Record summary:
A computed fold for a 91-nucleotide RNA from Litchfieldia salsa, annotated as c-di-GMP-I riboswitch aptamer. Its Rfam family is "c-di-GMP-I riboswitch aptamer". From the family's description: GEMM was predicted in a large-scale screen for bacterial structured RNA regulatory elements. Lineage of the source: Bacteria > Bacillota > Bacilli > Caryophanales > Litchfieldia. RNAcentral holds the sequence, with entries from ENA. The coordinates come from a structure-prediction model, not an experiment, and the mean pLDDT is 87.
RNA sequence: UUCAGCAAAAGGCAAACUCUUUGAAAAAAGAGGACGCAAAGUCACGGGUCUAAUGUUCUAUAAAAAGAACAACGACGGCUGGGCUGCCUGA
Numbered sequence: 001u002u003c004a005g006c007a008a009a010a011g012g013c014a015a016a017c018u019c020u021u022u023g024a025a026a027a028a029a030g031a032g033g034a035c036g037c038a039a040a041g042u043c044a045c046g047g048g049u050c051u052a053a054u055g056u057u058c059u060a061u062a063a064a065a066a067g068a069a070c071a072a073c074g075a076c077g078g079c080u081g082g083g084c085u086g087c088c089u090g091a
Base pairs, nucleotide, nucleotide: 002091003090004089005088012037013036017032018031019030020029021028022027035078041084042083043082045081046080047079048076049075050074054071055070056069057068058067059066
């Protein structure tokens, strides 16, 4: 440096769920909690998924209210490809 993760050691992260806070929402943060994870470290670059405050168009209306469709500029890295970095062991 590359490949692999059967066994071991040291440690690490933390799903669901509960509480609090933030947010229009998706979701996030903190505390508890462990389903799992060898990159479940990191970067929204490609694909994918979620949301639609806001915007546009349409419907509606006297005008509104209200409703529908579309759009990420909002999210998800614990959906996946890729970039960067990294612990232990073995070859």